[in-house]
C1' cells in the first nucleotide's frame, strides 16, 4: 500500500506548548493572530470491535458456536469533538424557463433535503 462488508442529514471542547496555516485533492464556499497545524492534558459524543445483561437457535447442558435486542458502570480496543463526507463534479430522474415541433422531441439554461455510481473517512475482516 491492496481486497472485502457495514457506515456516513444525529452527537460531542476546554486547557497548555507552538506560531501560520487548515477544511483530502480539484473548483467553490469557508475556519483561522479573538491564535491554524501538530503535540501534551483533562473532559465530552458515539457504539464499529470486545465485555456485560436478556431473548431465540442448536445442544445432554446453566458449556461452545449462531442470531436478535438492551447497555455505556468496563483504569477495554479504536474513531470522533465548525459547516451533511462544507458543497460541486459522473450517470439517472424530476420541475420550470427556452428551442423546434404540436402535445411529443431537443439537451440550451436553471433548480432539487430525489435516486445511484466515483472518491473520501471511520470499523471490523482478510491477503
Nucleotide at each position: 500500500c491492496u481486497c472485502u462488508u457495514a457506515u456516513c442529514c444525529a452527537g460531542a471542547a476546554a486547557g497548555g506548548u507552538g506560531g501560520a496555516g487548515g477544511g483530502a485533492a480539484a473548483g467553490g464556499c469557508c475556519c483561522u493572530g479573538u491564535g491554524a497545524a501538530a503535540c501534551c492534558u483533562u473532559a465530552g459524543c458515539a457504539a464499529c470491535c470486545a465485555g456485560u445483561u436478556u431473548u431465540g437457535g442448536c445442544g445432554a447442558a446453566u458449556a461452545c458456536c449462531c442470531a436478535a435486542a438492551a447497555u455505556g458502570u468496563u483504569a477495554g480496543g479504536u474513531g470522533c469533538u465548525a459547516a451533511c463526507u462544507c458543497c460541486u463534479g459522473c450517470c439517472c430522474g424530476g420541475u420550470u424557463c427556452g428551442g423546434c415541433a404540436c402535445u411529443g422531441c431537443u439537451u440550451g439554461a436553471a433548480c432539487c433535503a430525489g435516486g445511484g455510481a466515483a472518491a473520501g473517512a471511520u470499523a471490523a475482516g482478510a491477503a

A computed fold for a 127-nucleotide RNA from an uncultured Balneolaceae bacterium, annotated as SAM riboswitch aptamer (S box leader). Its mean pLDDT, the model's own confidence on a scale to 100, is 81.